[in-house]
RNA sequence: AGAGUUGGCCGGGCAAUCGCGGCGGGCCAUUUAGGUGGCCGGGCGAGGAAAGUCCGGGCUCCACAGGGCAGGGUGCCAGGUAACGCCUGGGGGGCGCGAGCCCACGGCUAGUGCAGCAGAGAGUAGACCGCCUACGUUCGCCGUCUUUCGGGGCGCGCAAACCGGUAAGGGUGAAAGGGUGCGGUAAGAGCGCACCGCGCUACUGGCAACAGUUAGCGGCAAGGUAAACCCCACCAGGAGAAAGGCCAAAUAGGAAUCAAAUGGCGCGGCCCGUGCCGGAUUCGGGUAGGCCGCUUGAGGGCUGUGGUGACGCAGGCCCCAGAUGAAUGAUUGCUCUCGACAGAACCCGGCUUACAGGCCAACUCUUUUU
Numbered sequence: 001a002g003a004g005u006u007g008g009c010c011g012g013g014c015a016a017u018c019g020c021g022g023c024g025g026g027c028c029a030u031u032u033a034g035g036u037g038g039c040c041g042g043g044c045g046a047g048g049a050a051a052g053u054c055c056g057g058g059c060u061c062c063a064c065a066g067g068g069c070a071g072g073g074u075g076c077c078a079g080g081u082a083a084c085g086c087c088u089g090g091g092g093g094g095c096g097c098g099a100g101c102c103c104a105c106g107g108c109u110a111g112u113g114c115a116g117c118a119g120a121g122a123g124u125a126g127a128c129c130g131c132c133u134a135c136g137u138u139c140g141c142c143g144u145c146u147u148u149c150g151g152g153g154c155g156c157g158c159a160a161a162c163c164g165g166u167a168a169g170g171g172u173g174a175a176a177g178g179g180u181g182c183g184g185u186a187a188g189a190g191c192g193c194a195c196c197g198c199g200c201u202a203c204u205g206g207c208a209a210c211a212g213u214u215a216g217c218g219g220c221a222a223g224g225u226a227a228a229c230c231c232c233a234c235c236a237g238g239a240g241a242a243a244g245g246c247c248a249a250a251u252a253g254g255a256a257u258c259a260a261a262u263g264g265c266g267c268g269g270c271c272c273g274u275g276c277c278g279g280a281u282u283c284g285g286g287u288a289g290g291c292c293g294c295u296u297g298a299g300g301g302c303u304g305u306g307g308u309g310a311c312g313c314a315g316g317c318c319c320c321a322g323a324u325g326a327a328u329g330a331u332u333g334c335u336c337u338c339g340a341c342a343g344a345a346c347c348c349g350g351c352u353u354a355c356a357g358g359c360c361a362a363c364u365c366u367u368u369u370u
Stems, first nucleotide, its partner, number of pairs: 001366010012335007020045002023042001025040006047341001051352002054350005059240004072235004076090005091105001092103004106231002111229002113225002128170002130166003136162003140158002142155005178196006197220001198218005203212003244292004254283005263277005299318002302315005336339001
């Protein structure tokens, strides 16, 4: 210098004016008070993702003796955390020269299922080519013996075919029953042996996952697939701020009480009585509306400290949107590298997705120079 890897940070800047939404302060008016109104001045006012609503929690209400089934999720180990499917560190596997990156990474020696093409065979494996002819059968030839000349017998003789053997070799395929060598065999084959590999047990190291130039045992894994059913282990009640709570008009409906000197109607010929309607008062549910929930919180940043780290602990500092038709905008000036994705709605921790451009730190590879 070029090419990269990982982690972190920023997301135009400054100022003025006006407007908008909250919050304090002062003064004035009003009100018994709570409060309301006016004026002045101050301070604050979107994000790293506010997004997707995919996980985990707080909070609220409902449900709940205990246990189980169905359905769902998670799945190497240890730690962190309020919790997690998140994060950190480690183990194993794969990729990369490397810094590093990726992995749902329990179980197909419980069962069931599935698999295009090619191929003989895709599974309790499989003989297409090739190899073999020891064993069996048949035919031919040869040798030999015999003959009544048709033939017949014998051969650990040859050659071929069939039956068959064979998983060494070829071929098919992503994948075909560990690899190399020696022995062995008719040819072969863990069939036997040595080494490598694999599994189990022990030992050693490690909290563990796991690892080993260790020892012994086993000829040895008989395919793949579980984000296929399934098995095993673990986890989990449901619903969500339109949660939930409080205050509370008008109208309609409900309940209770009240008075007789009783307004109307029914029962009755009349009175008493009784029922309904009406009247008054009170109560409760509840609609409109208003208030709370609402932002001080597993909060932020600084310093110190423990830890490899995620993170924890201690000290002192700060308050940093809270709307509900729902504010966060406009204009002007200066300036730069001319500005991406995008807008809070109960809160927090994550993950994922979108993103112009820029900055910092650590590290790797290549080339060159000193």
Bacterial RNase P class A from a Pseudomonadales bacterium, 370 nucleotides, folded computationally.
The model forms 92% of the base pairs in the Rfam consensus.
A source record names the gene rnpB.